[in-house]
A computed fold for a 100-nucleotide RNA from an Actinomycetota bacterium, annotated as Bacterial small signal recognition particle RNA. Its mean pLDDT, the model's own confidence on a scale to 100, is 78. It matches the Rfam family "Bacterial small signal recognition particle RNA". Its family is annotated with SRP-dependent cotranslational protein targeting to membrane, signal sequence recognition and signal recognition particle, plasma membrane targeting in the Gene Ontology.
RNA sequence: GGCCGGGUCCUGUGCGACGGAGGCUUGCGAACCCCGUCAGGUCCGGAAGGAAGCAGCGGUAAGCAAAUACCUCCGGGUGCCGCAGACAAACCUGGCUGGA
Numbered sequence: 001g002g003c004c005g006g007g008u009c010c011u012g013u014g015c016g017a018c019g020g021a022g023g024c025u026u027g028c029g030a031a032c033c034c035c036g037u038c039a040g041g042u043c044c045g046g047a048a049g050g051a052a053g054c055a056g057c058g059g060u061a062a063g064c065a066a067a068u069a070c071c072u073c074c075g076g077g078u079g080c081c082g083c084a085g086a087c088a089a090a091c092c093u094g095g096c097u098g099g100a
Base pairs, nucleotide, nucleotide: 001097002096003095004094005093006092007091008090010085011084012083013082014081015079016078018075019074020073021072022071023070025066026065027064028063034059035058036057037056042051043050044049
């Protein structure tokens, strides 16, 4: 110097960490316009019974808050991760070989 291979680089794809959002879990949470149960009292009835239903209690909706194990979605100058493709040039590296 030449040839070949590999890596860095590019593209696609897969996996995992990271970030964001949502779901799941827990707590709080509607004077009335949610549900259930409805003391007292009210109404209907001759009575037996029945009706509506305030307070209280219980459960929850919207919403708020907490914890991060799990699930879903999105993201990328994430990962000395995998697979495949494309490799003009550059850098690194290995093999073969020619010349001085």